[in-house]
Small-subunit ribosomal RNA from an uncultured bacterium, 1383 nucleotides, folded computationally. Model confidence (mean pLDDT): 84 of 100. RNAcentral holds the sequence, with entries from ENA and SILVA.
RNA sequence: AGAGUUUGAUCCUGGCUCAGGAUGAACGCUGGCGGCGUGCCUAACACAUGCAAGUCGAGCGAAGCAGUCUUAAGGAAAUUUUCGGAUGGAAUUGAGAGUGACUGAGCGGCGGACGGGUGAGUAACGCGUGGGUAACCUGCCUCAUACAGGGGGAUAACAGAGAGAAAUUUCUGCUAAUACCGCAUAAGCGCACAGCACCGCAUGGUGCAGUGUGAAAAACUCCGGUGGUAUGAGAUGGACCCGCGUUGGAUUAGGUAGUUGGUGAGGCAACGGCUCACCAAGCCAACGAUCCAUAGCCGGCCUGAGAGGGUGAACGGCCACAUUGGGACUGAGACACGGCCCAAACUCCUACGGGAGGCAGCAGUGGGGAAUAUUGCACAAUGGGGGAAACCCUGAUGCAGCGACGCCGCGUGAGUGAAGAAGUCAUUCGUGAUGUAAAGCUCUAUCAGCAGGGAAGAAAAUGACGGUACCUGACUAAGAAGCCCCGGCUAACUACGUGCCAGCAGCCGCGGUAAUACGUAGGGGGCAAGCGUUAUCCGGAUUUACUGGGUGUAAAGGGAGCGUAGACGGUUCUGCAAGUCUGAUGUGAAAGGCAGGGGCUCAACUUCUGGAUUGCAUUGGAAACUGUGGGACUUGAGUGCCGGAGAGGUAAGCGGAAUUCCUAGUGUAGCGGUGAAAUGCGUAGAUAUUAGAAGGAACACCAGUGGCGAAGGCGACUUGCUGGGCCAUCACUGACGCUGAGGCACGAAAGCGUGGGGAGCAAAUAGGAUUAGAUACCCUAGUAGUCCACGCCGUAAACGUUGGAUACUAAGUGUCGGAGUUAUUCGGUGCUGAAGUUAACACAUUAAGUAUCCCACCUGAGUAGUACGGUCGCAAGGCUGAAACUCAAAGGAAUUGACGGGCACCCGCACAAGCGGUGGAGCAUGCUGUUUAAUUCGAAGAUACGCGAAGAACCUUACCUGGGCUUGACAUCCCACUGACCGUCUUAGAAAUAAGAUUUUCCCUUCGGGGACAGUGGUGACAGGUGGUGCAUGGUUGUCGUCAGCUCGUGUCGUGAGAUGUUCGGUUAAGUCCGAUAACGAGCGCAACCCCUAUCUUUAAUUGCUAACAUUAAGUUGAGAACCUUAAAGAUACUGCCGGUGACAAACCGGAGGAAGGUGGGGAUGACGUCAAAUCAUCAUGCCCCUUACGUCCAGGGCUACAGGCGUGCUACAAUGGCUGGUAUAAUAAGACGCAAAGCCGCGAGGCAGAGCAAAUCUCCAAAGCCAGUCCCAGUCCGGAUUGGAGUCUGCAACUCGACUCCAUGAAGUUGGAAUCGCUAGUAAUCCCGAAUCAGAAUGUCGGGGUGAAUACGUUCCCGGGUGUUGCACACACCGCCCGUCA
Repeated sequence: AGAGUUUGAUCCUGGCUCAGGAUGAACGCUGGCGGCGUGCCUAACACAUGCAAGUCGAGCGAAGCAGUCUUAAGGAAAUUUUCGGAUGGAAUUGAGAGUGACUGAGCGGCGGACGGGUGAGUAACGCGUGGGUAACCUGCCUCAUACAGGGGGAUAACAGAGAGAAAUUUCUGCUAAUACCGCAUAAGCGCACAGCACCGCAUGGUGCAGUGUGAAAAACUCCGGUGGUAUGAGAUGGACCCGCGUUGGAUUAGGUAGUUGGUGAGGCAACGGCUCACCAAGCCAACGAUCCAUAGCCGGCCUGAGAGGGUGAACGGCCACAUUGGGACUGAGACACGGCCCAAACUCCUACGGGAGGCAGCAGUGGGGAAUAUUGCACAAUGGGGGAAACCCUGAUGCAGCGACGCCGCGUGAGUGAAGAAGUCAUUCGUGAUGUAAAGCUCUAUCAGCAGGGAAGAAAAUGACGGUACCUGACUAAGAAGCCCCGGCUAACUACGUGCCAGCAGCCGCGGUAAUACGUAGGGGGCAAGCGUUAUCCGGAUUUACUGGGUGUAAAGGGAGCGUAGACGGUUCUGCAAGUCUGAUGUGAAAGGCAGGGGCUCAACUUCUGGAUUGCAUUGGAAACUGUGGGACUUGAGUGCCGGAGAGGUAAGCGGAAUUCCUAGUGUAGCGGUGAAAUGCGUAGAUAUUAGAAGGAACACCAGUGGCGAAGGCGACUUGCUGGGCCAUCACUGACGCUGAGGCACGAAAGCGUGGGGAGCAAAUAGGAUUAGAUACCCUAGUAGUCCACGCCGUAAACGUUGGAUACUAAGUGUCGGAGUUAUUCGGUGCUGAAGUUAACACAUUAAGUAUCCCACCUGAGUAGUACGGUCGCAAGGCUGAAACUCAAAGGAAUUGACGGGCACCCGCACAAGCGGUGGAGCAUGCUGUUUAAUUCGAAGAUACGCGAAGAACCUUACCUGGGCUUGACAUCCCACUGACCGUCUUAGAAAUAAGAUUUUCCCUUCGGGGACAGUGGUGACAGGUGGUGCAUGGUUGUCGUCAGCUCGUGUCGUGAGAUGUUCGGUUAAGUCCGAUAACGAGCGCAACCCCUAUCUUUAAUUGCUAACAUUAAGUUGAGAACCUUAAAGAUACUGCCGGUGACAAACCGGAGGAAGGUGGGGAUGACGUCAAAUCAUCAUGCCCCUUACGUCCAGGGCUACAGGCGUGCUACAAUGGCUGGUAUAAUAAGACGCAAAGCCGCGAGGCAGAGCAAAUCUCCAAAGCCAGUCCCAGUCCGGAUUGGAGUCUGCAACUCGACUCCAUGAAGUUGGAAUCGCUAGUAAUCCCGAAUCAGAAUGUCGGGGUGAAUACGUUCCCGGGUGUUGCACACACCGCCCGUCA
């Protein structure tokens, strides 16, 4: 930093999509370690259980407990005894005193207003920022001053008695205090009254003195002190007020009644309608009130070059809330998360009468959800509450646990190692890749594991974390890699499978049998303990454009004017200082970010310092610019005066032409209308024509990219009233200007309302035509309407698709109106054009150029200018104006083609002019269809159909039926056996085939054998396939089209696709040539070179020829080389010559000469390309398919079927003819598996026989024609199909299924509908002949000659083609695209 995607290609506009970063994330696959962070975004849903706020006995009373002491009762053990007792005094019980690091209630004090949670509400002085309080409060803390004298009455606890299930509670009685209440004291303080001095931004504040009045205190003690009261000051914390900023919607435009203000009072810490009484009627709002929706705000965080945009988790500040709603109490502080009361919902307990509760504290549970953790340890540290303190409490906090949720760091080994192992994948089968990768050898130990030691955090003690961090030792490469992608964007390719299926896909898109896009594998690319996907945000997107966009045609200028608010505004002087610039001060919390350092081994993380914090406020200054106050000016604007143009507006009047109707006359059969007609009108007299009268509407010529008007618009003439513009003058005013949201008035046509009017025209309607239909176009009628007056409507392609104003920026040339000294100049309206602009087209002083100001409008296409709402309207409708959903485009300009029932030019048997056909008949042949066991396959408009097939009885043959074979009918390789193979014969069979008989090798040799060849058998590789795909292909071919075209290099033009060249003027068969020309050249085509043919020459002269000389029946033979002919080489024709036309060209026209004249006539020759044209069945070939068959062999059948249809031909329908007889003349060719003469036989096909000929020698060979005769217009002496009979030939074989001959039979057919084909000269037509294929089998095909015409004015039309131009929404290119309805 960009990229993909609209097109055949291009440029532009424009949307969609991608690459980046981020996250409190979730999901899929995977998962080694550590550090630091982080973790209910959803149900402010409901909550079991435990804990989260207590503490003080140095305020108090009482009780209990434990020691001690005293005392009273008691009398044990033990000693002693005279056994009577005595001594002794323990346990135990009671009382008192005093002690206590004891206990839990109670009174009392302080704290439960902090800390912790959440974001429901809130669009607000809630928050941020900066100020104000002379309108305020502040416990604990600090400082200062002063003080504490003397009394009193209660009450809880407790005891007793009750109520109740419980919670709780009542009564009676006792008692204490740092609990409560008077009294005294009063420096100072508060209040009231009236003063003085000073000060302030208003209210007012401060100080001083006077009088009156009011309110205090608590003790404890270790004697050090702690605590108390009052006042003042400080600090801290809070309260209130103000400026500015703070989301979207106008399809929310009016809101407000304590509302706005005042007076007074109350209340408050304090100001205040905060509350109340009275008075006034205000207050807010287009600079967006009110209403609706959404939302905690900020420091920050993410992104971005920035400006911005998004966001408000964690950390920090503020606010709000604590089940929902309301309320106050206490207190320094609350209207109070773990306080109270009430109401509501829910849950729980209950004896049914009543009660209890509030996790948005920490854990945890259910639920919701894609989704978010432990009912852990400790107060050791930091802090908080209480206490004098010890200490107690602290789910704040410090730690640990769980989660790859994020960031950061580390590891999963390192070196060496080619037999480039094995395996796998690919392969052209050679190999290549995986890959130094592995194995192997050597080494190391970070992490994890084991063992030992062991902190700091803690100032004296005290360590949850924790035997943790860290250190050391031994030990083993062991325990530790996945995910996504590989068609383009975007780094990375092959194979197989699949076959528009399965699937992929962020966009374009991929998949229909060779998928780098699906799935799998191999390989590769990327990242890595993660990788992808999804969601969201910013970026890219200058795609809302402040930075930084546009509006002629892509989306977008309001239909046009006047004008309000607003915005902007000429020259000069001066004041102020709001904007502006600058200095200083305060603030802009910390954290974060940035820079530089430090600490954890590094990093993340953390810490220190600096700077930044673009802002706000205060203050000192400056005065150019903007603003504002004042003074002046004239050039902007306006006014006056002199002129002049005009369909400018409005009202009244008036004119002629024309249409129609009416009356009258003339006049007679039609008129009218159309492409052609008909409806219609007309003998009741039309149309036509003459005269008169009526009525309405519109104003020919003039008339002009002429005029006027803001636009809509305005057209006979006259008059009245009236608006605006222009020129000239430079007298007056002195910035009075420009634009203009709302608003107001104007606004074509159609339409609406009321009343007139109504000639013509004419929606609707009727009829007639057209048509498949014709609710249309055409015709005949015809109503609203069109006209007038008044009132609505308010829209148009209301367009120059171009808002208005001002200034500036080359020229040229028309035209309208002025002025002028006739040089010129001012104003309007056009064209061409420079610079410049533009995507291009184009615009260009009448800008779409260069600038300024103001308004309006646009932001992908469709939905849709639709719906809803509002508003206007009598209605019709207008204005305002969405979304869901769908698509990846929609669009502009230009380019090249193709196309047009567009234009221009040109050509072609394209039409026309002619000749002959086809289409009708019969037959032949091909195709379709049908049939069939099979009727093998292909070819399908032209460009399939007498085509592949230059020839299906078997074969061919690919098809069908049946019978056989399975390494095969054919090829190569291997093994074994045999010595043949071939030929001949026999049997079975339809044959293939099977069985048998007979016959039958070569070379070398070490004699064992080996080799060659051939056959048989076997094994597997393989053979084979006319099986599929001509849309996988090669090759070949058809067609446009023998049409004149198709391109390239360099240059030039264009942003580019492209253009130019190749266009233009002539000319040609031709892009043939000439000239012009930003082109100059070149290539493939054209032409020429090649072949045949027409004329001549030379050479040559056999088998061809024969003039002269001989000769013969005969060029038969001598002879000849003149002629013909043959076949080699040449010549000739080139617009060369003449005249004319033309541009002095190319060329054309005519002529001469010439055998031939303007490419002489034919042929071969087919540019770039088009039709996915034809062919896998000529051949070749990829892939797929079959392999005892989709291969191969054989016999028979079929390809020859037959209702119908089509194509191509033959023969005819007759007299230009048929038949009979006679008679003349070719050329191309072919010939040994052949052509065959003469002769004989047969009516004939043909047979017998066979001379000659591998050919200018021999053979095969004409018909029409001509000369006679006959037929006499008939279904015939035309025509010959069909059928019967008899034959011939070929062939192994003519049944299916050959050709020919003879006799007999004698069908249709009398010139062919619509339609359609060929041909321009030796052509059409007509007549025969030959050849290939071939045993036989042409009406087909390819060739040959004979006879031998007609017509072409011409290019309007049909078809095809070429060139130029034009239109285009087509590009698969008009057989296109595309709209509607229906399914």